């Protein structure tokens, strides 16, 4: 270096779990609650083992470097708690685009490549019903009903300075 065999990864609002909450088994206890005449194969509490939960989608990547609680709404009053890692965010530089053409600067952006107004379409969870897995916490799937904002599309208004070229 090649070949063969085996294992893993192939996710990006994503992944993970030392706290926390919850479940089941076992052990212990009865100070607390329930239970009851008393007791428990009940209940509670503690320990232990194995588990479960731990963010619902929309949108988002020119290249390099830096940085870390990195956009938008939905649901809800809840663990969507708390934390770790990552990341398309942000900053700087380069490149590129737009501001009629060229060059420089400036502004705003990223090959869908300017800003504002108006209008337009678009989600999943939640909720309702069902199927499946598990002793259980819970998980997976199918059907039904909707409802956003940002961004997007359409339209409209507005949008440089200096020098040069062309008319």
């Nucleotide at each position: 270096a090649c070949u063969u065999c085996g294992a893993g990864a192939a996710a990006a609002g994503c992944g993970c779990c030392a706290g926390a909450g919850c479940u089941u088994g076992c052990c212990a206890u009865c100070g607390c609650c329930c239970g009851g005449a008393g007791a428990a194969u009940g209940g509670a509490u503690g320990g232990u083992a194995a588990g479960c939960u731990g963010a619902c989608g929309a949108g988002g990547u020119u290249g390099g470097g830096g940085u870390u609680u990195a956009u938008c709404g939905a649901a809800g009053a809840a663990u969507u708690c708390g934390g770790c890692g990552g990341a398309u965010g942000c900053c700087c530089c380069a490149c590129g685009g737009u501001g009629g053409c060229c060059u420089g600067c400036c502004a705003c952006c990223g090959a869908c490549a300017g800003a504002g107004g108006u209008c337009c379409a678009c989600a999943a969870a939640a909720c309702c019903g069902g199927c499946g897995a598990g002793u259980g916490a819970u998980c997976g799937c199918c059907g039904g009903c909707a409802c956003a904002a940002a961004g997007g599309g359409a339209u409209u208004u507005c949008g440089g300075c200096a020098g040069g070229a062309a008319u």

Annotation: This is a predicted structure of a 167-nucleotide RNA (glmS glucosamine-6-phosphate activated ribozyme aptamer) from Thermoanaerobacteraceae bacterium SP2. Model confidence (mean pLDDT): 82 of 100. NCBI's taxonomy places the organism under Bacteria, Bacillati, Clostridia, Thermoanaerobacterales, Thermoanaerobacteraceae. It matches the Rfam family "glmS glucosamine-6-phosphate activated ribozyme aptamer". Rfam classes the family as a riboswitch.